[in-house]
RNA sequence: UCUCGAUAAAGGCAAACCUGAUGAAAAUCAGCGACGCAAAGCUAUAGGGGCUACGGAGACAUGUUGCCACGCAUGAAUCUACGCCAGCCAGUUACCGAA
Repeated sequence: UCUCGAUAAAGGCAAACCUGAUGAAAAUCAGCGACGCAAAGCUAUAGGGGCUACGGAGACAUGUUGCCACGCAUGAAUCUACGCCAGCCAGUUACCGAA
């Protein structure tokens, strides 16, 4: 130095629940709290994977019309991320030093 991770030492982070705030949502921030973590440090338009769909897209149904088409309104599905997740894999940096 690389690999590796101990009933070691010094420390570190902080799940869920709850409270408040932001957001359409996913989720994030702060407080409380510890499930756990040898990277539970950092990196998400430039690796993979996952979550959400305000908005957008094309079709469907119902209503509107004397009828059809167009338009409008409502509804539930489908697709869509330069939105979100790193405590999913991954990349990258790093404390200590037993076996």